[in-house]
Context: one part of a larger RNA
RNA sequence: CUCUGGCCAAGGAACUCGGCAAAAUAACCCCGUAACUUCGGAAGAAGGGGUGCUCUUAUGGGUGAAGGAUUUACUCUCUAAGCCCGCGAGAGCCGCAGAGAAAUGAGGGUGGCGACUGUUUACUAAAAACAUAGGUCUCUGCUAAGUCGCAAGACGACGUAUAGGGACUGACGCCUGCCCGGUGCCGGAAGGUUAAGAGGAGAGGUCAGCGCAAGCGAAGCUUUGAAUCGAAGCCCCGGUAAACGGCGGCCGUAACUAUAACGGUCCUAAGGUAGCGAAAUUCCUUGUCGGGUAAGUUCCGACCUGCACGAAUGGCGUAACGAUCUCCCUACUGUCUCGGCCAGAGACUCG
Repeated sequence: CUCUGGCCAAGGAACUCGGCAAAAUAACCCCGUAACUUCGGAAGAAGGGGUGCUCUUAUGGGUGAAGGAUUUACUCUCUAAGCCCGCGAGAGCCGCAGAGAAAUGAGGGUGGCGACUGUUUACUAAAAACAUAGGUCUCUGCUAAGUCGCAAGACGACGUAUAGGGACUGACGCCUGCCCGGUGCCGGAAGGUUAAGAGGAGAGGUCAGCGCAAGCGAAGCUUUGAAUCGAAGCCCCGGUAAACGGCGGCCGUAACUAUAACGGUCCUAAGGUAGCGAAAUUCCUUGUCGGGUAAGUUCCGACCUGCACGAAUGGCGUAACGAUCUCCCUACUGUCUCGGCCAGAGACUCG
């Protein structure tokens, strides 16, 4: 010097990203216990008191000797000793200390997120992530839809729409606005477009024949091939947003000023409603005001100028819960001011 323990004057978080670590709290009994609340909780809230031993006394439960009585029985009953297990009251005794050791909750206040119990990156992440009950949409009428498999077959299910599959949301409370133009899905079938196929007009090659020749050229074979017919789909017409998604700009205006209930204009499918808002979202920004501190980029409450919240990619609240995250307070302490001492194990020297 390192590690593991123990102790410390005065102060008590001044340490630090952060009370990390340590200290503190602690058992049982009694008293007592707030906001809030889904009336269950919160709650062991908080905050207090008691606890050893000896004697005296009161009393509860168990067992029930000896004695007594008689209907002499594995009987009953009375007084009830002794022993065992408790629970009070009153005196007294000792120590620094009586749950005398060990083991054995620190507590309170505020806010964010997630309702909760649960699940997860086996070996750096336990969470606000996943799941969840609940909600909604959608598919599926049974040989169900869906899934695995080439198939047979199997699961779904020995179930039957109060069932099963898929998707999103995520207890509960109050709610969930506008847009169907684009994309998707559903419905429609008049018209347009349209494949294979059907169809076969016409054209080319070949050559019997005809012709003096140029050439023409039947049938057959062969190479092509127009019109026409021809489903779904697409175009088209509607519907649908708890489907994917989207939810404006400029200018002016009130008898101080400021602001604009109001007006004008352009564009759009429609221009963001309720609620919330410098937020797990705010760039400017340590916004401004208030609170807490002597002093607060964090925190809490407001404001709204929302760079770039917003309603099941759910919005806003919410008791309880959380090895969650943020801030504050009490207690407590070697975290620190600031270090010191002790014990053990290493390191180091020698063997």